Description:
Predicted 3D model of a 74-nucleotide RNA (transfer RNA) from a Clostridia bacterium. Lineage of the source: Bacteria > Bacillati > Bacillota > Clostridia. The sequence was found in a public genome assembly. Its Rfam family is "tRNA". It is annotated as a transfer RNA. Rfam's curators write: Transfer RNA (tRNA) molecules are approximately 80 nucleotides in length.
RNA sequence: GGGCCUUUAGCUCAGUUGGUUAGAGCAACCGGCUCAUAACCGGUUGGUCCGCGGUUCGAAUCCGUGAAGGCCCA
Numbered sequence: 001g002g003g004c005c006u007u008u009a010g011c012u013c014a015g016u017u018g019g020u021u022a023g024a025g026c027a028a029c030c031g032g033c034u035c036a037u038a039a040c041c042g043g044u045u046g047g048u049c050c051g052c053g054g055u056u057c058g059a060a061u062c063c064g065u066g067a068a069g070g071c072c073c074a
Stems, first nucleotide, its partner, number of pairs: 001073007010026004019057001028044005050066005
């Protein structure tokens, strides 16, 4: 220098060729259970969907560009 992939909750990730509310597990917090702790059960909290711009009635999703990280080639 060239190509490809990833970026969504504190962490690990899902999200069906654009459409009603953005979700799961873990974690944290509250409660139940227990003599008590863990485990287990129930509930609650938590998001600028990496940034900017564009397309569209409508964008996490499509397009352009930038950023960070990773892999391959030179």